[in-house]
Context: one part of a larger RNA
RNA sequence: GAUGAACGCUGGCGGCGUGCCUAACACAUGCAAGUCGAGCGUUGCGCUUUACCAGAUUUCUUCGGAAUGAAAGUAAUGUGACUGAGCGGCGGACGGGUGAGUAACGCGUGGAUAACCUGCCUCAUACAGGGGGAUAACAGUUAGAAAUGACUGCUAAUACCGCAUAAGACCACAGCACCGCAUGGUGCAGGGGUAAAAACUCCGGUGGUAUGAGAUGGAUCCGCGUCUGAUUAGCUAGUUGGUAAGGUAACGGCUUACCAAGGCAACGAUCAGUAGCCGACCUGAGAGGGUGACCGGCCACAUUGGGACUGAGACACGGCCCAAACUCCUACGGGAGGCAGCAGUGGGGAAUAUUGCACAAUGGGGGAAACCCUGAUGCAGCGACGCCGCGUGAGCGAUGAAGUAUUUCGGUAUGUAAAGCUCUAUCAGCAGGGAAGAUAAUGACGGUACCUGACUAAGAAGCACCGGCUAAAUACGUGCCAGCAGCCGCGGUAAUACGUAUGGUGCAAGCGUUAUCC
Numbered sequence: 001g002a003u004g005a006a007c008g009c010u011g012g013c014g015g016c017g018u019g020c021c022u023a024a025c026a027c028a029u030g031c032a033a034g035u036c037g038a039g040c041g042u043u044g045c046g047c048u049u050u051a052c053c054a055g056a057u058u059u060c061u062u063c064g065g066a067a068u069g070a071a072a073g074u075a076a077u078g079u080g081a082c083u084g085a086g087c088g089g090c091g092g093a094c095g096g097g098u099g100a101g102u103a104a105c106g107c108g109u110g111g112a113u114a115a116c117c118u119g120c121c122u123c124a125u126a127c128a129g130g131g132g133g134a135u136a137a138c139a140g141u142u143a144g145a146a147a148u149g150a151c152u153g154c155u156a157a158u159a160c161c162g163c164a165u166a167a168g169a170c171c172a173c174a175g176c177a178c179c180g181c182a183u184g185g186u187g188c189a190g191g192g193g194u195a196a197a198a199a200c201u202c203c204g205g206u207g208g209u210a211u212g213a214g215a216u217g218g219a220u221c222c223g224c225g226u227c228u229g230a231u232u233a234g235c236u237a238g239u240u241g242g243u244a245a246g247g248u249a250a251c252g253g254c255u256u257a258c259c260a261a262g263g264c265a266a267c268g269a270u271c272a273g274u275a276g277c278c279g280a281c282c283u284g285a286g287a288g289g290g291u292g293a294c295c296g297g298c299c300a301c302a303u304u305g306g307g308a309c310u311g312a313g314a315c316a317c318g319g320c321c322c323a324a325a326c327u328c329c330u331a332c333g334g335g336a337g338g339c340a341g342c343a344g345u346g347g348g349g350a351a352u353a354u355u356g357c358a359c360a361a362u363g364g365g366g367g368a369a370a371c372c373c374u375g376a377u378g379c380a381g382c383g384a385c386g387c388c389g390c391g392u393g394a395g396c397g398a399u400g401a402a403g404u405a406u407u408u409c410g411g412u413a414u415g416u417a418a419a420g421c422u423c424u425a426u427c428a429g430c431a432g433g434g435a436a437g438a439u440a441a442u443g444a445c446g447g448u449a450c451c452u453g454a455c456u457a458a459g460a461a462g463c464a465c466c467g468g469c470u471a472a473a474u475a476c477g478u479g480c481c482a483g484c485a486g487c488c489g490c491g492g493u494a495a496u497a498c499g500u501a502u503g504g505u506g507c508a509a510g511c512g513u514u515a516u517c518c
Base pairs, nucleotide, nucleotide: 001517002516003515005514006513007512008511009510012390013389014388015387016386017385018383019382020348025346026345027344029343030342031341034090035089036088039087040086042084044082045080046079047078049076050075051074052073058067059066060065097301098300099299106226107225108224109223110222111221112220113219116218117217121214122213123212124211125210126209127208129163131161132160138153139152140151141150142149143148169194170193171192173190175188176187177186178185179184199206200205227273228272229271234264235263236262239261240260241259242258243257244256245255246254276298277297278296279295280291281290282289283288303324304323305322306321307320326337327336328335329334354380356379357378358377362376363374364373365372366371393423394422395421396420403414404413405412406411427459430453431452432451433450437445462507463506464505465504466503467488468487469486473502474501475500476499477498483490484489
């Protein structure tokens, strides 16, 4: 000098930041990923129209009756910024958290892919013909305490499956030309084989299929760099290489069969310990040394271990399956769960916050849009945890008041300090006005920031130190006791070193102590 700090004493205001470093310990409760009716069939509800039933009310009456035909109900049609679940599409692989593991192509940096993939987006080209069978929802029956099913029957689609077509693509075959960086790459022409499509509409469009190119995002490989220990010296059988096959988006012992016996290591293999890496941050004149909180990039993980499915993308935090531990429900047969998301609870600890407001802005997902969702985010709350700024008044005021301390008793110090007089109003408090952030509308923040007015010196100073280092001394108490202490050291009867008081010095809403780094 610095800190994600803690502790002690003290504490007025504001702005900007920042806040579980320990138990990757266990979690009550709420929320954190949905959306699309312009893909589809339905449920309920409302409205409209028609038919049936119904018969209120009113009028006339010769009191017998005649005419009028409302509400309610049933069925059907149409309709809806309505509604529940379901089929289907896209998104749940982003965003958010954590640092357990990892000494590794994990990260950093520089290259390579003639060994690769890429939904949505952009551009270009060519298309979309004609059919089929189901299934959820629903209804009925039925098993179960529940979770969840089973059977029968019905129905739709941009769900699923054949057929047709094939510019171009892919596959095997055979040919020509050009080029290179080793395997090779590119272009052209030939006949053969293989695979497509979906509609909706408010008529404006929005979608669908195939291929090529781009963009974006990813994947793999390589050179170099990347902590400590030799009181760890040998390690390795898919091990090292080859052939063949499989597998992958792709290369490869990635996997398998066979063959060979290799491969690494004193330039530190193997083993053990520790650790996420970097941009950066702290310190330092620099070279270096230390750290990896916040913010940004990459990686890894999601109770522990394993596995695949779906998909353009996962071996998937709020998806699935299996095993394990734990917790909960149970009718004991069986089931449910995963905060290292945001709050919050218990526990651990020296120690770290609200079960807040809003989608107004920025961004993300879905949708043609309106819009919906968004604990991302924007804000507010709490904490002197840090940095920065401001205030706690200003001027005059000597008989140097009183008090206190000391004294050689004369005085000296506190000290212009107070009182008193004259002013001012930053902050806080009161009243009035009142934003930008939003482009026509839409503001959580927020009646906030800010402005104006009136008002009272009022509401706002502490902490450490005073032997030397080191700025600042006297008195009393104590008497090697009580105690102090960073080092030297102080204290045994005159202690500038302990305790208290007065005075002083330093910093100041902080001041000291402790811990750690330079």